[in-house]
Context: one part of a larger RNA
RNA sequence: CGUAGGAAAUUUGAAGGGAGCUGUCCUUAGUACGAGAGGACCGGGAUGGACAGACCUAUGGUGAAUCAGUUGUUCCGCCAGGAGCACGGCUGAGUAGCUAAGUCUGGAAUUGAUAAGCGCUGAAGGCAUCUAAGCGCGAAACAAACCUUAAGAUAAGAUUUCCCAUUACGUAAGUAAGUAAGACCCCUGAAAGACUAACAGGUAGAUAGGUCACAGGUGUAAGUGCAGCAAUGUAUUCAGCUGAGUGAUACUAAUAGGUCGAGGU
Numbered sequence: 001c002g003u004a005g006g007a008a009a010u011u012u013g014a015a016g017g018g019a020g021c022u023g024u025c026c027u028u029a030g031u032a033c034g035a036g037a038g039g040a041c042c043g044g045g046a047u048g049g050a051c052a053g054a055c056c057u058a059u060g061g062u063g064a065a066u067c068a069g070u071u072g073u074u075c076c077g078c079c080a081g082g083a084g085c086a087c088g089g090c091u092g093a094g095u096a097g098c099u100a101a102g103u104c105u106g107g108a109a110u111u112g113a114u115a116a117g118c119g120c121u122g123a124a125g126g127c128a129u130c131u132a133a134g135c136g137c138g139a140a141a142c143a144a145a146c147c148u149u150a151a152g153a154u155a156a157g158a159u160u161u162c163c164c165a166u167u168a169c170g171u172a173a174g175u176a177a178g179u180a181a182g183a184c185c186c187c188u189g190a191a192a193g194a195c196u197a198a199c200a201g202g203u204a205g206a207u208a209g210g211u212c213a214c215a216g217g218u219g220u221a222a223g224u225g226c227a228g229c230a231a232u233g234u235a236u237u238c239a240g241c242u243g244a245g246u247g248a249u250a251c252u253a254a255u256a257g258g259u260c261g262a263g264g265u
Base pairs, nucleotide, nucleotide: 001152005163006162007161008160009159010158011157015149016148017147018146021049022048023047024046025045026044027043033038051106052105053104054103055102059100060099061098062097066093067092068091069090070089071086072085073084074083075082076081110144111143112142117137118136119135120134164264166177167176168175169174182260183259184258185257186202187201188200189199207253208252209251210249211248212247213246214245216242217241218240223236224235225234226233227232
C1' cells in the first nucleotide's frame, strides 16, 4: 500500500514445512515343519538403543559477590569488629534462572490408490492363459491421518462484537478539519529480547522498586555474661545475614501531556 467505511477479537485452510528408525526378551509354542539336529510364519505383550520435542518436581552441573571458614598484607588511632588487594585470594556450601548426564512425551494404529508380486473370471486361440474387456489382494515408498506455518490464497475468505452518518469549502466529484470505536507516542517492566517486535501494566493501578511476611540458602552473628593463665569453650541462639522465589502492601516511580484514527465506489 492492497484486501471498496473504521476497528477489536475468534477462526476456515488453498498451499508449505516437520516427523517417519530399530534391537532384545516373553507368549503363541518346543507348536507347524523336520528322521533327528534344529525350529518358525501369523497374532499378543514387555523393555531398551539412537534421534527429536518439551521441562526443572526429583538427581546433578553452573550459580562473578547469597552465607560461612581461612592465609598474607594495608587501612579504619589501639583491642574487638570490619573494609581493600592478592585468579571471585583460597576453601566449603548454595536460591532463582540457564542446563544434561536428569524427567516426561513422540515415531504408531487406521484409511485410499498403488509397485514388484500373488490371484479371480476370461477370450483372441472350443484347450490353456492374472489381461486383451472386467474384478481383487498387495510395501518403511505416494496421498491422508499426527505436529506445525498459513487469507499478499491479489480467487486477498468466514464469524462475533464495537463505532457512527459531524463541521468548513465546493454546483458536484471531492478536499480539508475536529472526533468515535480503537490505536500509538511516552512511561513502569520481564515470562520477551541484538535493535525492533510480541507480551504484562500505566492511579478505575500490584508493572517494577521499597517495606512486611514466608519459602529457600548458609549454619548458631555482633555485643555481653560465665569457665579457663591463655588459645578457646559455653549461654543468650537452630541465631545473624540473605541476588533473582511466593504473597501482601500504593511508600516511590508508571504523572502530566501529545499524535493518529470512519463518514462508507

A computed fold for a 265-nucleotide part of an RNA from Sedimentibacter sp. zth1, annotated as large-subunit ribosomal RNA, domain VI. Rfam family: Bacterial large subunit ribosomal RNA. The coordinates come from a structure-prediction model, not an experiment, and the mean pLDDT is 90. The full RNA is in RNAcentral, with records from ENA and Rfam.